[in-house]
RNA sequence: GGAGUACGCUGGAUGACCGCCCCUUCGACACGCUCGGAGGGGAGGAAAGUCCGGGCUUCAUACGGGCAGGGUGCAGGAUAACGUCCUGUCGGGGCGACUCGAAGGAAAGUGCCACAGAAACAUACCGCCGCAAGCAUUUGCGGUAAGGGUGAAAUCGCGAGGUAAGAGCUCGCGGAGCGCUGCGGAGACGCAGGCUCGGGCAAACCCCACCUGAAGCAAGACGCUCGAUCGAUGGAGGGCCCGUUCCCAACGAGCUAAGUCGCAUCGAGGCGGUCGGUAACGAUCGCCCCAGAGAGAUGGUCAUCGCCCACAUCGUGGGAACAGAAUCCGGCUUACAGGCGUACUCCGCCU
Numbered sequence: 001g002g003a004g005u006a007c008g009c010u011g012g013a014u015g016a017c018c019g020c021c022c023c024u025u026c027g028a029c030a031c032g033c034u035c036g037g038a039g040g041g042g043a044g045g046a047a048a049g050u051c052c053g054g055g056c057u058u059c060a061u062a063c064g065g066g067c068a069g070g071g072u073g074c075a076g077g078a079u080a081a082c083g084u085c086c087u088g089u090c091g092g093g094g095c096g097a098c099u100c101g102a103a104g105g106a107a108a109g110u111g112c113c114a115c116a117g118a119a120a121c122a123u124a125c126c127g128c129c130g131c132a133a134g135c136a137u138u139u140g141c142g143g144u145a146a147g148g149g150u151g152a153a154a155u156c157g158c159g160a161g162g163u164a165a166g167a168g169c170u171c172g173c174g175g176a177g178c179g180c181u182g183c184g185g186a187g188a189c190g191c192a193g194g195c196u197c198g199g200g201c202a203a204a205c206c207c208c209a210c211c212u213g214a215a216g217c218a219a220g221a222c223g224c225u226c227g228a229u230c231g232a233u234g235g236a237g238g239g240c241c242c243g244u245u246c247c248c249a250a251c252g253a254g255c256u257a258a259g260u261c262g263c264a265u266c267g268a269g270g271c272g273g274u275c276g277g278u279a280a281c282g283a284u285c286g287c288c289c290c291a292g293a294g295a296g297a298u299g300g301u302c303a304u305c306g307c308c309c310a311c312a313u314c315g316u317g318g319g320a321a322c323a324g325a326a327u328c329c330g331g332c333u334u335a336c337a338g339g340c341g342u343a344c345u346c347c348g349c350c351u
Base pairs, nucleotide, nucleotide: 001347002346003345004344005343006342007341008340009339010338012305013304014303015302016301017300018299020042021041022040023039024038025037026036027035028034044322048333049332051331052330053329054328055327056216057215058214059213062244063243064242065241066240067239069212070211071210072209073208074088075087076086077085078084089103090101091100092099093098104207105206109205110204111201112200113199125148126147127144128143129142130141131140132139133138156174157173158172159171160170161169175197176196177195178194180193181192182191183190184189220261221260222259223255224254225253226252227251234248235247269288270287271286272285273284274283275282276281307319308318309317310316311315
């Protein structure tokens, strides 16, 4: 100097004028979704997707057992929880920093592997070797799976010895499996030895372990009237069955108020320091309150400064990404012009 990897921040600022919504307070009045004054606040890192998990609400209350359906799937930890995150183990990719993983079980059972090929839970097409017949080169019998062909995959791979020719038949070096042994590790697993050697697929059905009620702020709460049915050995849930507890109801229809609350959104809240922990995170102390619309407010104009690009000494011209809260949080995924920072990896050059 170049090319990368991982993480974090920003993505305009200030002032003036006019306009919109909310809260507090004062005053006026025609007491209304009214008007005026003062003070304070007003769209994100993803608000998106609706893919996960919950807080919260309703089903009269809670508990236990079983089944169905669904979810997760290496180990240890974090968390309210998760399919998330952290640290490791194993496997794939990368020279590397790093990154991805649908990462339990094929020795419970069932099933699939098209076509080609002799054969895909098995087998001999060509070939090689031996014996016999025969003399043109074929036929028969036996052995073989090293060579060739087919295929994604064909008696674990490579090499040597051995053999009639071959073969884990034997040996050396490797690979896979083990419900085998020893050592190390909390554990996944690693190292060494021993035994065995036809496979793949569970993102096939299935088996095993653990978890799991349903619906969702358009949830719900705040009223009234009428009706049918049942009757305590009864009835009553938003998966089903059983038992216990516990309650006296539960169901249907209509009207309203087209209202108010839920929603001054105080929260597993934000910011900072210290301590513990490799880390995720936890504890403690201090400071702060930071949208609440309701068909949906959070804006417009001007000026100055800042950022980027091009031309150019001064200066001139142009540009500004993805995108708007709607019950609230924790994640994941996706989109993003420009700019800044930290740590690490590789390549080249100079000293």
Predicted 3D model of a 351-nucleotide RNA (Bacterial RNase P class A) from Candidatus Cybelea sp. Rfam family: Bacterial RNase P class A. It is annotated as a ribozyme. It is recorded under the gene name rnpB. The source organism's lineage runs through Bacteria, Vulcanimicrobiia, Vulcanimicrobiales, Vulcanimicrobiaceae and Candidatus Cybelea. Of the family's consensus pairs, 94% are formed in the model. The prediction has a mean pLDDT of 77.